């Protein structure tokens, strides 16, 4: 240099052209003498940019970074 994968909350993962979803974490609150644990409830995510499309995270293309392979 060339092909392929991968990127989603503060972590690890899902899902799919049609409100983005779960568990762990945070917070607030029940309950407990306290702690934990449990229970309720909130918060916070589609790597950036551009197009196609009524609608894009999903589809097409640049561009980053990681991973693997060839040379």
């Nucleotide at each position: 240099g060339c092909g392929g994968g991968a990127u989603u909350a503060g972590u690890u993962a899902a899902a799919u052209g049609g409100u983005a979803u779960a568990a762990c974490u945070u917070c607030a609150g029940u309950u407990u003498u306290c702690c934990a644990a449990a229970c309720u409830g909130a918060a916070a995510u589609c790597g950036g940019g551009a197009g196609u499309u009524c609608g894009a995270u999903u589809c097409u293309c640049c561009c980053a970074u990681c991973c693997c392979g060839c040379a």

Predicted 3D model of a 71-nucleotide RNA (transfer RNA) from Parcubacteria group bacterium GW2011_GWA1_47_8. Rfam family: tRNA. About the family: Transfer RNA (tRNA) molecules are approximately 80 nucleotides in length. Its family is annotated with triplet codon-amino acid adaptor activity in the Gene Ontology. It was read from a public genome assembly.